[in-house]
c-di-GMP-I riboswitch aptamer from Anaerocolumna xylanovorans, 90 nucleotides, folded computationally.
RNAcentral records the identical sequence in 2 taxa.
Its Rfam family is "c-di-GMP-I riboswitch aptamer". Gene Ontology term of the family: cyclic-di-GMP binding.
Model confidence (mean pLDDT): 76 of 100.

């Protein structure tokens, strides 16, 4: 000046789980809460993982509806990944 680990102050951010609100679901947002968190900042264009309204197949049915399976376009960044970054200085 960098980078890696550990850490004081000052801020910061919020798991479960309550209520409200929206969503087909899975989740989201708020409010309350604090379990953690040095990115628990932001990306869902990659793995991974949750859903399955709907579309597709199948079973069976006169038919409507119904069952299964398969699919994301709907989600998760507090899985992993990718990106940028603040403070002190043992």
């Nucleotide at each position: 000046g960098a980078c890696c680990u550990a850490u004081a102050u000052u801020g910061g951010c919020a798991a479960a789980c309550u209520c409200a609100u929206u969503g087909a679901a899975a989740g989201a947002u708020g409010a309350g809460g604090a379990c953690g968190c040095a990115a628990a900042g932001c990306u869902u264009a990659g793995g991974g993982u949750c859903u399955a309204a709907a579309u597709c197949u199948g079973u069976a049915u006169u038919a409507a509806g119904a069952c299964a399976g398969a699919u994301a376009u709907g989600g998760c960044a507090g899985c992993c990944a990718g990106u940028u970054g603040c403070a002190c200085g043992a």